[in-house]
Context: one part of a larger RNA
RNA sequence: CGCUGGAAGCUUGAGAGGAGUCGUCUCUAGUACGAGAGGACCGAGAUGAACGGACCUCUGGUGCACCGGUUGUCCUGCCAAGGGCAUUGCCGGGUAGCCACGUUCGGUUCGGAUAAGCGCUGAAAGCAUCUAAGUGCGAAGUCGAUCCCAAGAUGAACAUUCGCUACCAGACUCCUGCGAGACGAGCAGGUUGAUAGGCCGCAGGUGGAAGCGUGGUAACACGCGUAGCCGAGCGGUACUAAUAUGUCGAGCUC
Numbered sequence: 001c002g003c004u005g006g007a008a009g010c011u012u013g014a015g016a017g018g019a020g021u022c023g024u025c026u027c028u029a030g031u032a033c034g035a036g037a038g039g040a041c042c043g044a045g046a047u048g049a050a051c052g053g054a055c056c057u058c059u060g061g062u063g064c065a066c067c068g069g070u071u072g073u074c075c076u077g078c079c080a081a082g083g084g085c086a087u088u089g090c091c092g093g094g095u096a097g098c099c100a101c102g103u104u105c106g107g108u109u110c111g112g113a114u115a116a117g118c119g120c121u122g123a124a125a126g127c128a129u130c131u132a133a134g135u136g137c138g139a140a141g142u143c144g145a146u147c148c149c150a151a152g153a154u155g156a157a158c159a160u161u162c163g164c165u166a167c168c169a170g171a172c173u174c175c176u177g178c179g180a181g182a183c184g185a186g187c188a189g190g191u192u193g194a195u196a197g198g199c200c201g202c203a204g205g206u207g208g209a210a211g212c213g214u215g216g217u218a219a220c221a222c223g224c225g226u227a228g229c230c231g232a233g234c235g236g237u238a239c240u241a242a243u244a245u246g247u248c249g250a251g252c253u254c
Base pairs, nucleotide, nucleotide: 001152006162007161008160011157015149017147018146021049022048023047024046025045026044027043033038051106052105053104054103055102059100060099061098062097066093067092068091069090070089071086072085073084074083075082076081110144111143112142117137118136119135120134170248171247172246174190175189176188177187178186195241196240197239198237199236200235201234202233204230205229206228211224212223213222214221215220
């Protein structure tokens, strides 16, 4: 932009794509079969491999804005306590998120038409013959069923609801943002408000702060004290910012 008035949310499914795998063990049954050795079909169950989807409860990884330890040096006048730099200086851990090595789910099953093959009836050809007329079964294959997308399917679908010349249904700009994201877009919100920040509480991480006291010559230890500090998590709270405005928007033709 189109879909022949505008709009909102929900659908239909033409069409298109994905998936489609395999093993081992147990029962049936040491049965059928076989002199024995050996050893099933059919059917039922269990457990795996690789592959694929989703997810983060567990396990593990990452986690340069979290916590701690520590070396050298410079600085804050000095002690103590801190800050900068040295690959994030190095090292030990680690929330959210993102991940796999983790968890969970999937291949099932059913139907249609068939292949090789096996048949029924049956002539040509008084017999025989699965085939010539007719007809049944039969594959990991094929078409559906199954999962995802899907009306630019210009053949532009259907139904419902809303409001229709209005400070008017609805939408946009702008702003706060993230379950979204290269940008657009999408989604959550914009005071009739918990959208983000802050603050409060909790979870969680680190692992016992500074200061003071006590003990020790000291290094240091212990006490106040599950301390102090703390990104992204959960809940709450209008303190800050989403203010005030603005723009578009619907009955044509025959």